[in-house]
RNA sequence: GUGGAUGUAGUUCAGUGGUUAGAGCGCCAGGUUGUGGCCCUGGAGAUCGUGGGUUCAAGUCCCAUCAUCCACCCCA
Numbered sequence: 001g002u003g004g005a006u007g008u009a010g011u012u013c014a015g016u017g018g019u020u021a022g023a024g025c026g027c028c029a030g031g032u033u034g035u036g037g038c039c040c041u042g043g044a045g046a047u048c049g050u051g052g053g054u055u056c057a058a059g060u061c062c063c064a065u066c067a068u069c070c071a072c073c074c075c076a
Base pairs, nucleotide, nucleotide: 001072002071003070004069005068006067007066010025011024012023013022018056027043028042029041030040031039049065050064051063052062053061
């Protein structure tokens, strides 16, 4: 330099262009317990890497860009 993959909550991951972006673990509160754990109930937490575009409508489609990873190329 070329091509590709990934990027969504603290973390691991879902999410067919359309009703409020969800789940497990974790966190907070309550119940249970002599205390703690397990278990049960409830809650907080992400404007979806960034910036544009298409569309009535974008996490999803298109372009650019950033980060990480993989493969390939380059040494005349």

About this RNA
A computed fold for a 76-nucleotide RNA from a Clostridiales bacterium, annotated as transfer RNA. RNAcentral holds the sequence, with entries from ENA. Taxonomically the source falls in Eubacteriales (Bacteria, Bacillati, Bacillota, Clostridia). Rfam family: tRNA.